[in-house]
RNA sequence: AGGGUUUGAUCCUGGCUCAGAACGUACGCUAGCGGCAGGCUUAACACAUGCAAGUCGAGGGGUAUAGUUCUUCGGAGCUAGAGACCGGCGCACGGGUGCGUAACGCGUAUACAAUCUACCUUUUGCUGAGGGAUAGCCCAGAGAAAUUUGGAUUAAGACCUCAUAGUAUGUAUUUAUGGCAUCGUUUUCACAUUAAAGGUUCGGCGGUAAAAGAUGAGUAUGCGUUCUAUUAGCUAGAUGGUGUGGUAACGGCACACCAUGGCAACGAUAGAUAGGGGCCCUGAGAGGGGGAUCCCCCACACUGGUACUGAGACACGGACCAGACUCCUACGGGAGGCAGCAGUGAGGAAUAUUGGACAAUGGGCGAAAGCCUGAUCCAGCCAUGCCGCGUGCAGGAAGACUGCCCUAUGGGUUGUAAACUGCUUUUAUACAGGAAGAAACACUCCCUCGUGAGGGAGCUUGACGGUACUGUAAGAAUAAGGACCGGCUAACUCCGUGCCAGCAGCAGCGGUAAUACGGAGGGUCCAAGCGUUAUCCGGAAUCAUUGGGUUUAAAGGGUUCGCAGGCGGUUUAAUAAGUCAGUGGUGAAAUCCUACAGCUCAACUGUAGAACUGCCAUUGAUACUGUUAGACUUGAAUAUAGUUGAAGUAGGCGGAAUAUGUCAUGUAGCGGUGAAAUGCAUAGAUAUGACAUAGAACACCGAUCGCGAAGGCAGCUUACUAAGCUAUUACUGACACUGAGGGACGAAAGCGUGGGGAGCGAACAGGAUUAGAUACCCUGGUAGUCCACGCCGUAAACGAUGAUUACUCGUUGCUAGCGAUACACUGUUAGUGACUAAGCGAAAGUGUUAAGUAAUCCACCUGGGGAGUACGAUCGCAAGGUUGAAACUCAAAGGAAUUGACGGGGGCCCGCACAAGCGGUGGAGCAUGUGGUUUAAUUCGAUGAUACGCGAGGAACCUUACCAGGGCUUAAAUGUAGGACGACAGUUUGGUAGAGAUAGCUAUUUCUUCGGACUACUUACAAGGUGCUGCAUGGUUGUCGUCAGCUCGUGCCGUGAGGUGUCAGGUUAAGUACUAUAACGAGCGCAACCCCUAUCGUUAGUUGCUAGCAGGUCAUGCCGGGGACUCUAGAGAAACUGCCGGUGCAAACCGAGAGGAAGGUGGGGAUGACGUCAAAUCAUCACGGCCCUUACGUCCUGGGCUACACACGUGCUACAAUGGUAUAUACAGAGAGCAGCCACCUGGCGACAGGGAGCGAAUCUAUAAAGUAUAUCACAGUUCGGAUCGGAGUCUGCAACUCGACUCCGUGAAGCUUGAAUCGCUAGUAACUGGAUAUCAGCCAUGAUCCGGUGAAUACAUUCCCGGGCCUUGUACACACCGCCCGUCAAGCCAUGGAAUCUGGGAGUGCCUGAAGUCGGUCACCGCAAGGAGCCGCCUAGGGUAAAACUGGUAACUAGGGCUAAGUCGUAACAAGGUAGCCGU
Repeated sequence: AGGGUUUGAUCCUGGCUCAGAACGUACGCUAGCGGCAGGCUUAACACAUGCAAGUCGAGGGGUAUAGUUCUUCGGAGCUAGAGACCGGCGCACGGGUGCGUAACGCGUAUACAAUCUACCUUUUGCUGAGGGAUAGCCCAGAGAAAUUUGGAUUAAGACCUCAUAGUAUGUAUUUAUGGCAUCGUUUUCACAUUAAAGGUUCGGCGGUAAAAGAUGAGUAUGCGUUCUAUUAGCUAGAUGGUGUGGUAACGGCACACCAUGGCAACGAUAGAUAGGGGCCCUGAGAGGGGGAUCCCCCACACUGGUACUGAGACACGGACCAGACUCCUACGGGAGGCAGCAGUGAGGAAUAUUGGACAAUGGGCGAAAGCCUGAUCCAGCCAUGCCGCGUGCAGGAAGACUGCCCUAUGGGUUGUAAACUGCUUUUAUACAGGAAGAAACACUCCCUCGUGAGGGAGCUUGACGGUACUGUAAGAAUAAGGACCGGCUAACUCCGUGCCAGCAGCAGCGGUAAUACGGAGGGUCCAAGCGUUAUCCGGAAUCAUUGGGUUUAAAGGGUUCGCAGGCGGUUUAAUAAGUCAGUGGUGAAAUCCUACAGCUCAACUGUAGAACUGCCAUUGAUACUGUUAGACUUGAAUAUAGUUGAAGUAGGCGGAAUAUGUCAUGUAGCGGUGAAAUGCAUAGAUAUGACAUAGAACACCGAUCGCGAAGGCAGCUUACUAAGCUAUUACUGACACUGAGGGACGAAAGCGUGGGGAGCGAACAGGAUUAGAUACCCUGGUAGUCCACGCCGUAAACGAUGAUUACUCGUUGCUAGCGAUACACUGUUAGUGACUAAGCGAAAGUGUUAAGUAAUCCACCUGGGGAGUACGAUCGCAAGGUUGAAACUCAAAGGAAUUGACGGGGGCCCGCACAAGCGGUGGAGCAUGUGGUUUAAUUCGAUGAUACGCGAGGAACCUUACCAGGGCUUAAAUGUAGGACGACAGUUUGGUAGAGAUAGCUAUUUCUUCGGACUACUUACAAGGUGCUGCAUGGUUGUCGUCAGCUCGUGCCGUGAGGUGUCAGGUUAAGUACUAUAACGAGCGCAACCCCUAUCGUUAGUUGCUAGCAGGUCAUGCCGGGGACUCUAGAGAAACUGCCGGUGCAAACCGAGAGGAAGGUGGGGAUGACGUCAAAUCAUCACGGCCCUUACGUCCUGGGCUACACACGUGCUACAAUGGUAUAUACAGAGAGCAGCCACCUGGCGACAGGGAGCGAAUCUAUAAAGUAUAUCACAGUUCGGAUCGGAGUCUGCAACUCGACUCCGUGAAGCUUGAAUCGCUAGUAACUGGAUAUCAGCCAUGAUCCGGUGAAUACAUUCCCGGGCCUUGUACACACCGCCCGUCAAGCCAUGGAAUCUGGGAGUGCCUGAAGUCGGUCACCGCAAGGAGCCGCCUAGGGUAAAACUGGUAACUAGGGCUAAGUCGUAACAAGGUAGCCGU
């Protein structure tokens, strides 16, 4: 100090979350020791038991009892002296708790001239004389008990009376002096009133009066002290005065009378919550949170009230009363108060021993010894925290074994870790020694000194505790865990699991290769602890004083006026409130910090210092702010003159249009729409003309114009009113700005009353559209729109930009003025626009009209949803407005910009894309593939384009993967190791069983140098799988697409994603090339290079060719020759917009140009960029992982892949005369051939068979067909068409039943040109026509791939359909429109609002009642008296009752909201979202 998380990526806004520290914690796992701290945060809930406040005999009476002496044995004396009693002091301290309390309670600073103070200290006096009682004790009672009654007798330092007293108190007199007022201090004098206590060892100790001090307490005041305004008014002793009472004291503290005040927006009153502070935690600080332990103050003591005693209490372990609760009881009555220390129950996640001691410190009493002290000091329990120590150290590589991992003959890791060797002994254990804390009081002695005090010496006292500490002994011996390991965040692999189980702080992980789940190995971080949870601060500048914002992210009030408030021009003087400086007081101690010191260190503790940022007082300074007084003119107003405008209000007038009415002309339609219909019209519409009436709005001018505070304002004109601006002097002299509350204005819609109503037009009706259409469109049409008056008070009331003032580069328009001029030109003020610099901004943008730089004031914001909702209040006639939450829920919501994709957005361009043509498919029959169905099996794959005559270029067996049945357990390959053998194996012949695989039978059979070789057998390791995953992969392939695109380096621009380059202009088939250019270059693509083909020459002539020469034949290059020609096949040439003309800057294009065999990539082919579709293929092959192993492997026989109500794709043949049939006849190219092609001959109608030349092929083998010629058929289910079926055959093959092809004879189905729709093709192309080959025994081939022959038509054009490319635009899309997404309904869950009812709570009011008790009055009883009992009155806790308010809980029912992978209905929004969207009503 930051990080994670919104996005495809980016920047920002903004929330959520993490890393840190802390804790009175709790929980989980674990645990060796010590020191120091801490330990009911919940039920101020209830409490058994014990203890926590007594003491004094030197105040008094007095004695149980014990000892002793005497004794008449009844008792008496003496010594010690319990318990209880009278009396004194204490019990108001110490200890506990935090209920109440928002208060002078607390903190701080003052005041008391308005006060008290026991014990203590100092000082000055006094301490005389009497009296009567009472407890106890004794006697007699009542009662269960607690307790209590009567009688007799008695003491005191108890109580009472008298005396004495002024320096006390009060009243009056007097003197001096001081103070903020009342008054204080002081002098003098008079009157009145109040004291005492004794005991004694005779020293002293007490008592009393007064003064002072100290201590403690009381009272008053300034300032500070939580939240809510959805609490705005509160108050009757209330505010003040006079008087009286009361108190220690002031005071409405109380009472009587009088007055009507007092508090409050600077927050009264009410409600909620809460003890306050020193301090503690956190933080850089400012702050935020807390108020445990320790210290100070307050309050309380079962709940409420009350007083008594006392110096002090309205009293924790006192009293009285009322209430609740608990206990005892003989039922008549009584007792009690742990929020003291322990302890118990309960509550709770949770918090300790019914311990020891007064040794120390402190307290009470006492002269003292001493007694008491759950204060305190110690110990016990608890890892609750902080601190410290240890669990060993060194060496040790065969880098051991095990474990784990891997690319696995091997290596890595665990790991110097272990073993092993040496060393040490803290701690633990055992034994031994053993503290400090203790100084005193008292006592003894001494000194100073003196009847008392001080000092010294000696002696005595330890709960903790035989503790701390020290020594000795033995021995590595007694001692390590927890969490985590995908990112944030240090640390990685294997196995298991398979959106399951589970994890998770956030985002998220898990659907068969999980570093995220569970286990393991390894590692990381801490360590006697480690994690989790709760809370708080931090990070969070995320409430922003330090230190934020408000155009679009949340956020400027709709506008204006203006009280309070805040803030305010120049100058002079005074003052000194703010401000600044000095000084004084205070700011308790502890805490924090610094230094030093004590425990071995540390924690802890001590001593000293600093600090305590504060408050008060005082002295000084006077720049600034304030205040007071004066002056000024520039801010601001006013006057004068001019000017401007749709500024406002009221009245008058006008024309066009529309509608309606009347009349006229006129005839069949009008109107409306995408197209229609509803509607109007022969009873005369629409159209046209004339006249009349009505209401509303004002064309042109008109504009980025003007005016107004905003809303808003538009024909002309009149009256009244307001405003701005300009110019000039004059006048006032800061009068200014802003503005919470408040007032006024405030579009449209809406409401009320009364008018008005032409057009338009919610609702409504009808017609269309549609799946529906409660809409969009059409025809009508009511409120309304208009006027007057009164409400409403909201809008996307927007510049989404509050008002005011000042300052800060420019360019260029417009509006209204003014000035100077030489008429060009230019200056200035106010306003209104555009562009732009700096700056600002997340960017878009803004930019003197700021969103820049500053100042003042106001308003508003703090994640999204819930929600501008609920409740409450207020305004309104209502509608509704204003104010305005929470529970719950999500991890985002959002802004700007970027790249894509998309659009029923735009522009440009291309393509057999459309169009123009030709021919098909879809209808028929058949072939073939697919789906479906069927089946034991119909093996598997391919499924929009990009599957479907596809893998398959050839399923009868085989293939074959499928099914049924029957077998085998290793066929083939590779070895290694062991065993045994030399024929059990193999080959060949024959034959048997079987469906066959196979199993028997017969005959036959090695080499050798004897070492062995070799083959096979057997055993073990080792195979095999067309089983799964193409979503783990390689390779290969399809498609976009042969479309023109896809990128990089450097530079530049941008915060960045990114952009530029690659855009623009024209050009091209092309990102082709050119020009321009913050780009310059480059790569993969395009093109070219390659092959075939078209022309030519050249070289070479066999198997090809044959012109001329020669020979031969019926005929044929047949033969000799020849290379001329054709042809073959090598290497070449040729084409490049090269030439000409035109256009153009160029690139390039145009021309029926020339030339040329070919002309503008000549025609074909191969060639397929970055990438897309998790496209296809694990069944070509390869391969990771998983699965099977007498089977999911392998062999065999048979069957199936060929099934068949049906649907689709691709084809063939047709439906005929451009044809069929018959006869005759012409012309190819390419390819293939020895288990082959087969001439020729013979036989057969034929398929073919039997013979048989040639040819491993430019040599041999194969009728090309359409065509042409002739003849026939005359439009018909035919001489078309050939399916189907019957019969007979041929061939291949081991075998044609399922299931081959072909031939012959017979049979002769559908079909007469094909619906919606749809496909191919732009030239040697379509169409027509045959031929060849691969596969192959044969063939289901009508398929595929090639080859030639004949050989067209059409293209106006790019509007439209489809696909694609580039640019641009919008976007809420980014698995990218097959996207996103809204609302109702249905289901489940959750919280909330309303609600008849039911039931609580606290506070207040009225009335009734009213204990104890103070006070007052009375008093015939008691008492000598003081006084008491009694009675009466006032007040009051509590109780009862009544009505209303406030605030909770519950609730039938009900309302909306939120959440929940795959429900229903539609499609509202995002693109022009298919009717632009949104705001108000």
This is a predicted structure of a 1481-nucleotide RNA (small-subunit ribosomal RNA) from an uncultured prokaryote. The sequence is in RNAcentral, with records from ENA. Its Rfam family is "Bacterial small subunit ribosomal RNA".